[in-house]
This is a predicted structure of a 79-nucleotide RNA (c-di-GMP-I riboswitch aptamer) from a Solirubrobacteraceae bacterium.
RNA sequence: GUUCCCAAAGGGCAAACCCGCCGCGAGGCGGGGACGCAAAACCAGGGGUCUUCGCAGCGGAGACCGCCCAGUUGCCAAG
Numbered sequence: 001g002u003u004c005c006c007a008a009a010g011g012g013c014a015a016a017c018c019c020g021c022c023g024c025g026a027g028g029c030g031g032g033g034a035c036g037c038a039a040a041a042c043c044a045g046g047g048g049u050c051u052u053c054g055c056a057g058c059g060g061a062g063a064c065c066g067c068c069c070a071g072u073u074g075c076c077a078a079g
Stems, first nucleotide, its partner, number of pairs: 005079001012037002017032006035066001041072002045069003048064007
């Protein structure tokens, strides 16, 4: 110096729910609020779940990465 696990420190994000706005809808954005998270940062590539359309089998279009896997990047670091 690098990698893995993981104390500490500085911090970070932010569930449910409430309010406002957008959307046919899943849901998204902003504010409040914290259940939690060492990638709960980015990313819709593969699964999965959900919405919607259709001749509803299945296929098309869409949503969710805080459902899982994969990819990209990242702070500190005793032991």
The coordinates come from a structure-prediction model, not an experiment, and the mean pLDDT is 87.